Source information:
Transfer RNA from Candidatus Omnitrophica bacterium UBA1562, 74 nucleotides, folded computationally. It matches the Rfam family "tRNA". By type it is a transfer RNA. The source organism's lineage runs through Bacteria, Pseudomonadati and Candidatus Omnitrophota. The sequence was found in a public genome assembly. Model confidence (mean pLDDT): 81 of 100.
[in-house]
RNA sequence: CGGGGCGUGGCUCAGUUUGGAAGAGCGUUCGGUUCGGGACCGAAAGGUCAGCAGUUCAAAUCUGCUCGCCCCGA
Numbered sequence: 001c002g003g004g005g006c007g008u009g010g011c012u013c014a015g016u017u018u019g020g021a022a023g024a025g026c027g028u029u030c031g032g033u034u035c036g037g038g039a040c041c042g043a044a045a046g047g048u049c050a051g052c053a054g055u056u057c058a059a060a061u062c063u064g065c066u067c068g069c070c071c072c073g074a
Base pairs, nucleotide, nucleotide: 001073002072003071004070005069006068007067010026011025012024013023020057028044029043030042031041032040050066051065052064053063054062
C1' cells in the first nucleotide's frame, strides 16, 4: 500500500439476508423463598447500535468517508 472480517446495555452475542416498536443469556439492584446463604421464582434499572455525512415517510440494517481491533497478500 491492496483485499477481507469485526465494532449493538458491565460481559458474551443475536437482530443486517428481506429497512418498519432495539433484544437474549450471564451479571447488577429490589422483592419472594430460607434460621441465614446458595439454588430457584418474580420484577426493575442499564444502549449517542464505533464516529460523521447522505438516501428514504422511516436506517443497527442501504451508500460514502473516517477511527479502532484481527486475518491474508505485497